[in-house]
């Protein structure tokens, strides 16, 4: 301290999520011990039992027991003290409840101090007794009796009330008023007991008893300050606000009555609403905060809901009381009990919270004189890893490292000194023995008293002995293999793993963090400067209100004085303890825990001091503001007039057949006379030219012209006023278009609507009509991409330029110009500033003040409410759900029905084809046992195949083998193996046989070799995956790109270089330049051809010369000339050459697309088939040749430039072959010479072509399919399924829609020969070889495709992208909703216990009445919930419909606002905006 996640990648923005702590904690797995703490946070829901507050016999009388008394016990009852304390919980309360400070109209039992005093008198009543009632509970009636019970007298002071007097003191003078003092008058008190002593009487102590003042402490009351959300709560309020006066309290007080005034609180949030005990304090944070209120302490409320008094010092009382409502129990049905939010426990609800324990031994408490009683207050004890802290599961030594598991490149390497094994120790555990402190009390003086506990502790003894797991391991984040799985099973906190090679699943091994605990969930704090006081922001991300004007408020000029509100400083008080921070210590074996002692605890009050600053108050000044004088520009505004064009109408002329519209038409308009043309009246809207980057105004806006009234603003030099300023929550005013209401008016335009076009379809771009509306008025409406996407104001902080304005200067007669200043307006740009674009004195630099907004995207500016509006809608303004983005700017690419520029048989301008016919051959589809595979737009389809009849062959159907048809090992045996001949079955393959022959090392033997048997280890797969690979290949493309170092520039991604002129086939080349250089490609080298020269010569009948072969040189390079260009690189032209600007043409293919193509050419990971029905191997048939059709490559044709028929002539390449001669009509045979090749043969080496001659436009003497007959070779075989010959037969087919292919010269086009493959060929194929040989090319506008460069961009899987909205289906979650159910909170009416208070009666008791009230009921309306048939929208959801709106000019630019249509996007109109 930070990190991970938007992009192809980059910067920024800006959520989401991680890592730390933390918890009264719950859950999963797992558990050794102990100390210190903590445990019902839910249902303040509802209890069964037991305890939790009693004591006092020394206040009383009386009763029982024991005693012989004396005396002592027990305990009901009067009566005295407590029982308001202690203990609980947090429902209620937003309040003086609490929390700091403070204040007084007050009280106060028990306790401390000081003073006094305690005199008399009296009658009542429990208990007892005796009767009666009731199931209980209790209850009545009569009668005895006592007190420290009560009551009535007295005395009484510093008491309490009245009066007189006085003295201080406040307040304006009277005069009140408070406070002291002294007189008078009147009222108010009491209680006894006990122990000693003494006969008594009394006295003495101790305990109480009155009164009155004080303290102490404890409480009521009352102030100022503080601390929750909501303005979709904005008005509240009638005892309400004050006042007299009566009541009433302990005391003030509308606190309560009567009357009297009409106040009282509020945006500094009143009133309502939600939620909630509050502090001290506690988590977290650096801190400033945020969240939190458990244990533990201070206060406060409350006690089953609710009301209500009594008693007392003190309650409206948890364990009193009355009464009302729920609920629970008991009953004899008549009544009656009863309240665990005290301690234990129990039922419920819950994710979830303990012992129906011990003692009063200690601390405290209440009585009591005291002993002592009582005390779930409190000490202990159990349970629960619930936490925070400690110890421990042992140490040493032990192999180059067992085993056993995992991994493996099989060599090995991990687990690993880890383990066995030896030594040691004993914390801890067992067992044995000894044992506390904590006891300051009490006593008969002898003693006596520990719950915890026979616990801590100590000692001896035994033995590694009793004791380890959870989570993790793709990253962030420490920690990595293997199998298995196969988008399935699963995993996640994000981001994301899995679709067969998964470090991300699930197991294994090892690793890594922590440890009696580890995870997980939930919640808070941090991390988030991500609510920003500290310490962000708002041109384009989320954000400046459409403008102004002004109300509170906030801020504010210079000086002098003054007061101290704020500030500062010192002080004094206070902040309770405890907590917690420091500091110096203590006590538990440490620590955690606990303790002493000092200090802080950032507040709060108070005194005292400064007076700088803020601020109040007084007093001056002018620089800010205004204001008067001059002058000045201007579509400011509002009225009123008026002026020409245009345009659409009537009316008349001329005129005649078409106008109009369009991409192209059509609807439409016209012979009833259009359109054009002339004149003429009319109508109504809008102002061409000046016009501009112009002016003006706050801001929408604003233009003919003039005129009338009117704001505002600029310069200029003076005078006046004196801070009057600047901002502006509300408010208020103005506010385009559209739109709404009256009334007018309506030429043009033109939403709705028609109608014609276009289309798949066109609720639409296009046309043709046309209504609102578009204009006046007069009132509404109040939005807009109301935009400079930039609030206002004041200040500083270089300039350069244009331009409107006014002024000064200079100059001129005068104006233009120039200079200079203020004022707007714009353009480039120093610092700066920004994420980047940009912005830059008109700031988005650089400070100060106000204001108004923002806090991810969606939902949604949308529900609900409120307020405004005729309405249409405006204003305000959300959650749930959801996603893990959304954006911004700027970069590289790709992509435009974007743009320049260049190419290129790409168009174009020509030859000839393809598509129709008929066959060939590929496919595809169909069939089928099987028609093996493979290839699929360019870049599959006479492709792989340059040879499927068996073989091939991979397919099918049948028979067969199983260590195997091939390889190389071990092991046994056996033996030659082999090779030849031959027999039986059999379709073959095998199967089972028979003979015949032979031996190499070596004398044998053993052993090798070799063969077969049986057996193991392998073997074999054209069996998957080309999306695991390698090699090779296609294609863009033989297209000029592609990259690299260094420096540069940029926050970066990148850029530059490689852009730019010029050239070029070309990233050729020059040139110029923040780029200098460099590789790969280009080009050259290289082969082949074309001239010429040497050299040599197999062969050519033959010589040389030459063709000609071979080999090696030459020769072309802008070298020369003109001419053009920047002189230059080049370009045009020439001349010479056999050949000119790369002379042809061939190999040669840069970095890459495309997961292109191939596991079937080879290789080659991982998968899978193989002892029996094998995916392996043999074999025999069959199949790849199957055919209703569809594509694609190709051949012959269709004829006359043409067929036939006869004669005639000229070639290259190649291969091993086969010649002469004879036979056949022929294919071909016989033959076998030559010839291992420049020889000889294929081969007359050829055929278009020339010459003659037919044939005459015909389905033909074109045209061959097709069939029939007969034959020939080839080969085991020719039937499926060869070729070729003869004869015969003679089909489609007369030039080919829409599309479409190749060709720029020795090509095209036409002809025809060779060769591979191969026995033989289904070759019309495919590679070569020649022969004959064109036409065109004006050009780049078009189409395709490619190059630079620039635009745009919402694409980056890149346009075969992206993406919108209906409709369908499914799933959620708020919202409206006829109703219907419930809560709250009160209004108002009825009734109305209990009780206080009042009256009335009563000698009391008490009994009547009354006011007021709790609960209940009625009755309207409110508020929040809950739940609904229904209908509307929203969000999600791998492959559903419909269409294409938007991103490129997205094909009609795109978008805001209004309106009106439309199945949906969405069109149209009308103003705006540049986005």
């Nucleotide at each position: 301290a930070g990190a991970g996640u938007u992009u192809g990648a980059u910067c920024c923005u800006g959520g989401c999520u991680c890592a730390g702590g933390a918890u009264g904690a719950a859950c999963g797995c797992u558990g050794g011990c102990g100390g210190c703490g903590u445990g019902g946070a839910u249902a303040a829901g509802g209890c069964a039992u037991g305890c939790a507050a009693g004591u006092c016999a020394a206040g009383g009388g009386g009763a029982c027991c024991c005693g012989c008394a004396a005396g002592g016990g027990u305990a009901a009852c009067c009566g005295g003290c407590g029982a308001a304390c202690g203990g609980g919980u947090u429902a209620g309360u937003a309040a003086c409840a609490c929390g700091u400070a403070g204040a007084u109209a007050c009280a106060a039992a028990c306790c401390c101090u000081a003073u006094u005093c305690a005199c008399g008198a009296g009658u009542a009543u429990a208990a007892c007794u005796a009767a009666u009632c009731g199931a209980a509970a209790g209850a009545u009636u009569a009668g005895c009796u006592a007190a420290u019970c009560c009551u009535c007298g007295a005395u009484g002071g510093u008491c309490u009330g009245a009066g007189c007097a006085u003295a201080u003191a406040a307040u304006u003078u009277u005069a009140u008023u408070a406070u002291g003092u002294g007189c008078u008058c009147a009222g108010u008190a009491a209680a006894g007991g006990u122990u000693u002593c003494g006969c008594a009487a009394g006295a003495a102590g101790c305990c109480g008893g009155a009164a009155u003042a004080g303290g102490a402490u404890u409480g009521g009351u009352c102030u100022g300050c503080g601390g929750c959300c909501u303005a979709u709560c904005a008005g509240c309020u009638u005892g309400u606000u004050g006042g007299u006066g009566g009541g009433g309290u302990a005391a003030u007080a509308g606190c309560u009555c009567a009357c009297c005034a009409a106040g009282g609180c509020g945006a500094u949030g009143a009133c309502g609403g939600g939620u909630a005990g509050g502090g001290g304090a506690g988590a977290u944070g650096a801190g400033a905060g945020u969240c939190u209120g458990u244990u533990c302490c201070c206060c406060a409320a409350c006690a089953a809901g609710g009301g209500c008094a009594c008693u007392g010092c003190g309650a409206c009382a948890c364990g009193g009381g009355c009464c009302c409502u729920a609920c629970u129990c008991c009953u004899a049905c008549g009544g009656g009990a009863g309240g665990c939010a005290g301690c234990a426990g129990u039922c419920g609800a819950g994710a979830a919270u303990a012992u129906u324990g011990g003692g009063c031994a200690a601390u405290g408490g209440g009585g009591g004189a005291a002993a002592c009683c009582c005390u779930g207050a409190c000490c202990c004890u159990g349970c629960g890893a619930c936490g925070c802290c400690g110890c421990g599961u042992g140490c040493u030594c032990g192999a180059a490292g067992a085993a056993g598991c995992c991994c493996u490149u099989c060599g090995g390497g991990g687990u690993g000194u880890a383990a066995a094994g030896a030594g040691c120790u004993u914390u801890u555990c067992u067992a044995a023995g000894g044992g506390a402190a904590g006891a300051a009390c009490c006593u008969u003086c002898g003693g006596g008293u520990g719950a915890c506990g026979g616990u801590a502790c100590c000692u001896u003894a035994g033995g590694a002995a009793u004791a380890a797991g959870g989570g993790g391991g793709u990253g962030c984040u420490a920690a990595c293999u293997c199998u298995g799985u196969g988008c399935c099973a699963g995993c996640a906190g994000c981001a994301g793993c899995g679709g067969u090679a998964a470090u991300a699943c699930a197991g294994a091994g090892c690793c890594c963090c922590c440890a009696a605990g580890c995870g997980u969930u939930a919640u808070c704090c941090g991390g988030a400067u991500u609510u920003a006081u500290u310490g962000g922001g708002c041109g384009u991300a989320a954000a400046g209100a459409g403008u102004c004007u002004g109300u509170a408020g906030g801020c504010g000029c210079c000086c002098c004085g003054u007061c101290a509100g704020g500030u500062u400083u010192u002080c004094u008080g206070u902040u309770a303890a405890a907590u917690c921070u420091c500091u110096a210590g203590g006590g538990c074996u440490u620590a955690a825990c606990c303790u002493u002692a000092g200090a802080g605890c950032u507040g709060c009050a108070g005194a005292a001091a400064a007076a700088a600053c803020c601020g109040g108050c007084g007093g001056g000044g002018u620089a800010g503001a205004g204001g008067g004088c001059g002058u000045u520009a201007g579509a400011g505004g509002c009225u009123g007039a008026u002026g020409g064009a245009a345009u659409g109408g009537u009316c008349g002329g001329u005129g005649u057949a078409g106008g109009g519209g369009u991409g192209a038409a059509a609807u439409c308009c016209g012979u009833u006379g259009a359109u054009a043309u002339c004149g003429a009246c009319u109508a109504g809207a809008a102002c061409a030219c000046c016009a501009a980057a112009u002016g003006c105004g706050a801001a929408g806006g604003c233009a003919u012209u003039c005129a009338g009234c009117u704001g505002g603003g600029g310069c200029g030099a003076c005078c006046c006023u004196g801070a009057c300023g600047c901002u502006g929550a509300g408010a208020g005013a103005c506010g385009a278009a559209a739109g709404c209401g009256u009334g007018g008016g309506u030429a043009g335009c033109a939403a709705a609507a028609a109608g014609g076009a276009u289309u798949a379809g066109a609720u639409a771009c296009c046309c043709u009509u046309g209504u609102a509306g578009u204009c006046c008025a007069c009132g509404c409406u109040g939005u807009a991409a109301a935009c400079g996407a930039u609030g206002g104001a004041c200040a500083c902080u270089g300039g350069c330029u244009a331009u409107u304005u006014g002024a000064a200067g200079u100059g001129u007669c005068g104006a233009c110009c120039c200079u200079u200043c203020a004022a707007g307006u714009g353009g480039c740009g120093a610092a700066g500033c920004u994420a980047a674009c940009g912005c830059g004195u008109u700031a988005a630099g650089u400070g100060u003040c106000c204001c108004g907004c923002c806090u991810g995207g969606g939902a949604a500016g949308u529900a609900c409410g409120a307020c405004g509006g005729c309405a249409a809608c405006g204003u305000u303004a959300a959650a749930a759900c959801u996603c893990a983005a959304a954006g911004g700017a700027a970069u590289a690419g790709a992509c435009g029905g974007g743009g320049a520029c260049u190419c290129a048989c790409a168009c174009a301008a020509g030859c000839g084809g393809u598509g129709g016919a008929c066959c060939a051959u590929g496919u595809g589809g169909c069939u089928c046992a099987a028609u093996u595979c493979g290839a699929c737009a360019a870049c599959a389809a006479a492709c792989g195949a340059g040879g499927a009849a068996c073989c091939u062959u991979a397919c099918c159907a049948g028979g067969g083998c199983u260590u195997g048809a091939c390889a190389g090992g071990c092991u046994a045996g056996u033996g030659a193996a082999a090779a030849g001949u031959u027999g039986a079955g059999g379709a073959a393959a095998c199967u089972c046989g028979a003979c015949u022959c032979u031996a190499c090392c070596c004398a044998c033997a053993a052993g090798g070799a070799c063969a077969c048997u049986a057996g193991c280890c392998c073997a074999g797969g054209u069996g998957c995956u080309g999306c695991a690979u390698g090699g090779u290949u296609g294609u863009c493309g033989u297209c000029a790109g592609c990259a690299u170092g260094u420096a540069u520039c940029u926050u970066g991604a990148g850029a530059c270089g490689c852009u730019c002129c010029c050239u070029u086939a070309a990233a050729u080349g020059g040139g110029g330049u923040a780029a200098c250089a460099u590789g790969c490609g280009c080009a050259a080298c290289c082969c082949u051809u074309g001239c010429c020269c040497u050299a040599u010569g197999u062969u050519u009948a033959a010589u040389u010369u030459g063709u000609c072969a071979u080999a090696g040189g030459g020769g072309a390079c802008u070298g020369c000339c003109u001419u053009g260009g920047a002189u230059a690189a080049c370009a045009a032209g020439g001349a010479g050459g056999a050949a000119g600007g790369u002379g042809a043409g061939g190999a040669u293919g840069a970095c890459g697309c495309c997961a292109a193509a191939u596991c079937a050419g080879c290789a080659u990971g991982g998968c899978c088939c193989u002892u029996u029905g094998a995916u392996g191997c043999c074999c025999u048939g069959g199949g790849c040749u199957g055919c209703a059709c569809a594509c694609g490559u190709g051949g012959u044709a269709c004829a006359a430039u043409g067929g036939g028929g006869c004669c005639g002539a000229c070639a290259a390449u190649g291969g091993g072959c086969g010649a002469a001669g004879c036979c056949g009509c022929a294919a071909g045979g016989c033959a076998g010479a030559g010839g291992u090749a420049a020889u000889c043969c294929c081969a007359u080496c050829a055929a278009a072509c020339g010459g003659c001659c037919u044939c005459u436009c015909a389905g033909u003497u074109c045209g061959g399919a097709u069939u029939g007959a007969g034959g020939u070779c080839u080969g085991c075989a020719a039937u499926u399924c060869g070729a070729c010959c003869u004869c015969a037969u003679g089909a489609a087919g007369c030039u080919g829609g829409a599309a479409u292919c190749g060709c720029u010269a020795g090509u095209a086009a036409u002809c025809g020969c060779c060769a591979a493959u191969c026995a033989g060929c289904c070759a019309u194929g495919u590679g070569g070889c020649g022969a004959u040989g064109a036409a065109u090319a004006u050009g780049u506008u078009u189409c395709u495709g490619a190059g630079u460069c620039u635009u745009g961009u919402a694409c980056u899987c890149a346009c075969c992208g992206c993406c919108c909205g209906u409709c369908a289906c499914a799933u959620u979650a708020a919202g409206g909703g006829a109703g219907c159910c419930g809560g709250c909170a009160g209004u108002a009416g009825c009734c109305g216990a209990a009780g206080u208070c009042c009256c009335a009666c009563g000698c009391a008791a008490g009994u009547g009445g009354g006011c007021c009230u709790a609960a209940g009921c009625u009755a309207a309306a409110g508020u929040c919930g809950g739940u609904a048939a229904c209908a509307a929208g929203a969000a999600u959801g791998a492959a559903g419909u419909c269409g294409u709106a938007a991103c490129a000019a997205g094909g009609c630019a795109u978008g805001g606002g209004u309106a009106g249509c439309g199945g949906a996007a969405g069109c149209u109109g009308u103003c705006c905006a540049u986005g």
Small-subunit ribosomal RNA from an uncultured Candidatus Saccharibacteria bacterium, 1475 nucleotides, folded computationally. The coordinates come from a structure-prediction model, not an experiment, and the mean pLDDT is 83. Its Rfam family is "Bacterial small subunit ribosomal RNA". Rfam links the family to the GO terms ribosome and structural constituent of ribosome.